[in-house]
Parts: sequence; C1' cells; structure tokens
RNA sequence: UCCGAUAAUAGCAAACCCAUCGAGAGGUGGGGACGCAAAGCCACGGGUCUGUGGUAUUCCAGAUAGCCGGGUUGCCGAAG
Repeated sequence: UCCGAUAAUAGCAAACCCAUCGAGAGGUGGGGACGCAAAGCCACGGGUCUGUGGUAUUCCAGAUAGCCGGGUUGCCGAAG
C1' cells in the first nucleotide's frame, strides 16, 4: 500500500412520526434505527426521480453522494 476481522474506539442514520422550507422530486431540525469502513466531501460520466417551463423521449431547470462508476480527504489494524 492493497485489504477489511464475530477486534477496539469513535461516527453516520433507512423506513416511520413531528416541525419547517419547496410547485415537486426532495432539503433541514427533533425523535427513531434498517443498515453503513468512507452511509465524509464533490453532480464529472451513467442511471433513477421531479416539472412553477415547454409540444417534450430529446431541450431547459432541478433532486438523488444510502443506485453505480470516478475524483478527493480520512479513523483503526487481525489474517493474507
């Protein structure tokens, strides 16, 4: 360095509920844990989703990093 354990320490938090923002997908805060070794960060490529626009499959504007790939930073250390 790759790798990732029935290890240790710390962390995040799906569904659902409440509040709030948004036209919507969805975001944020609180509760709550299905899971996660990048479930930290970045919409660059693909996918999916939304439509206050538009005739819209194409255009345009968005959402999703917990769909996959890529970029970047990073805790721990058994076996190999």

Predicted 3D model of an 80-nucleotide RNA (c-di-GMP-I-GGC riboswitch aptamer) from Firmicutes bacterium UBA2595. Taxonomically the source falls in Bacillota (Bacteria, Bacillati). The sequence was found by an Rfam model in a public genome assembly. The coordinates come from a structure-prediction model, not an experiment, and the mean pLDDT is 85. It matches the Rfam family "c-di-GMP-I-GGC riboswitch aptamer". Its family is annotated with cyclic-di-GMP binding in the Gene Ontology.